[in-house]
């Protein structure tokens, strides 16, 4: 330097549900809470799914990264 690895160590994140708020909505933010996670860090680039509007066929805008893949950064570390 590289890196298998969640039963090393130090830590980290936080599902569902509930409360408050925002949004037409999908959903999001904060608090409580832990289902889980070796990137459950960031990124909407490709696909999927979801929402809204339109629909004279072609669609458009948004959401989801804890759906899959890609890109970027990153702790410890076996061989």
């Nucleotide at each position: 330097c590289c890196g298998a690895g969640a039963u090393c160590a130090a830590g980290c994140c936080a599902a569902a549900a509930c409360c408050u708020g925002u949004g037409u909505g999908a959903a999001c933010a904060g608090g409580u809470g832990a289902c889980g996670g070796a990137a459950a860090g960031c990124u909407a680039c490709g696909g999927g799914u979801c929402u809204u509007c339109a629909c004279u066929u072609c669609g458009a805008a948004g959401a989801u990264a804890g759906c899959c893949g890609g890109g970027c950064c990153g702790c410890c570390a076996a061989a």